The prediction has a mean pLDDT of 87. Large-subunit ribosomal RNA, domain IV from a Rickettsiales bacterium, 328 nucleotides, folded computationally. Its Rfam family is "Bacterial large subunit ribosomal RNA". Gene Ontology terms of the family: structural constituent of ribosome and ribosome. RNAcentral holds the full RNA, with entries from SILVA.
[in-house]
Context: one part of a larger RNA
């Protein structure tokens, strides 16, 4: 000077991006315990009180034939200390939102999450030599299973709900119809030849799947508007006109893990708040299984607040140990 520890006036988060890190609670035994809440929970919630050693009694208990003994639990009393869970080991709590339903999983070697998965949910494809996958053939998994089974895709516990759109891409259906490959077909025309014949050429017609045509289908891919006039104060438009569309965002949430403007505006909290937290709706670009919306438990998740604690800080210093270091 550094690690690693101990203690500290007065203040107590003024410290920092954040209380990061330390402090502080902690065992038992009694009392006592809110909101919510899927009635299980929440909960060791939160708040307090007791706890040493002697002496006695009641009760159960060990061992004994019994006197007695062992050992817990209640009770009463007396007793010493600053402290009696006397050391060590041993939850800090509360409020409020967001996210994930949890329990679990993951970047071995910078990420543990709101990411993966999950039960429930829905679609879809499968009728069994199933589909699906490995595969060059075989054959094997699915399965020694059979639509309460299997395989593939999206949501993602619960509750309450999933509006509207089939024009585009995608799937599934269609005994017609329109195109269309190879193949049938063989008029026709050329070349050649004395002739027969050979070579070529190649019209109409026949002629699958596809596609084109008509339908369905959105818990399939995905999409869900402009302009403009009106109401006896201003101002706003229930309500009317007009243009385009397949159809013009329903219910719901909303300055949001989404809001550019924007530290939007009002309110709460602090003297004093770009962040919290309650509303407003002006939604640059919220919205319903790309799942909306609420939601108890539960999280080494994220935001804010308070209580208690405290050297994190005002603002450092002391001391113990190790290491650098300096000198023999």
């Nucleotide at each position: 000077c550094a690690a690693u520890g101990u203690u500290g006036a007065a203040g107590g988060a003024a410290c920092u991006c954040g209380g990061c890190a330390a402090a502080a609670u902690g065992a038992c035994u009694c009392c006592g315990u809110a909101a919510c809440u899927u009635c299980g929970g929440a909960a060791u919630a939160a708040g307090g009180a007791g706890u040493g050693c002697c002496u006695g009694u009641a009760u159960u208990u060990u061992g004994g034939a019994a006197a007695c003994u062992u050992a817990a639990u209640a009770u009463a009393g007396g007793u010493g200390g600053u402290a009696c869970a006397a050391a060590a080991c041993a939850g800090g709590g509360g409020g409020u939102a967001g996210c994930g339903a949890c329990u679990g999983u993951u970047u071995a070697u910078u990420a543990a999450a709101a990411a993966c998965a999950c039960a429930g949910g829905a679609c879809u494809c499968u009728g069994c030599a199933a589909a699906a996958u490995u595969u060059u053939u075989u054959a094997a998994u699915g399965a020694u299973g059979u639509a309460u089974a299997g395989g593939g895709u999206c949501u993602g516990a619960c509750a309450c709900c999933u509006g509207c759109c089939c024009g585009g891409u995608g799937c599934u259906g269609g005994a017609a119809c329109a195109u269309u490959a190879a193949a049938a077909g063989g008029a026709u025309a050329a070349g050649u030849u004395a002739a027969c014949g050979c070579u070529u050429u190649g019209a109409a017609u026949u002629g699958a799947a596809g596609u084109g045509c008509c339908a369905g289908u959105a818990a399939a891919c995905g999409g869900c508007g402009g302009c403009u006039g009106u109401a006896a104060c201003c101002a706003u438009a229930a309500c009317g006109g007009u243009c385009c569309u397949a159809a013009g965002g329903u219910a719901g949430c909303g300055a949001a893990a989404u809001u550019c403007c924007u530290u939007g505006u009002c309110g709460g909290g602090u003297a004093a708040g770009u962040u919290c937290c309650g509303a407003c709706c002006u939604g640059c670009a919220u919205g319903a299984a790309u799942g909306g919306u609420g939601u108890a438990a539960c999280g080494a998740u994220u935001u804010c607040c308070c209580c208690a604690c405290u050297g994190u800080c005002u603002c450092c210093a002391a001391c113990a140990u190790u290491g650098a270091c300096u000198u023999a």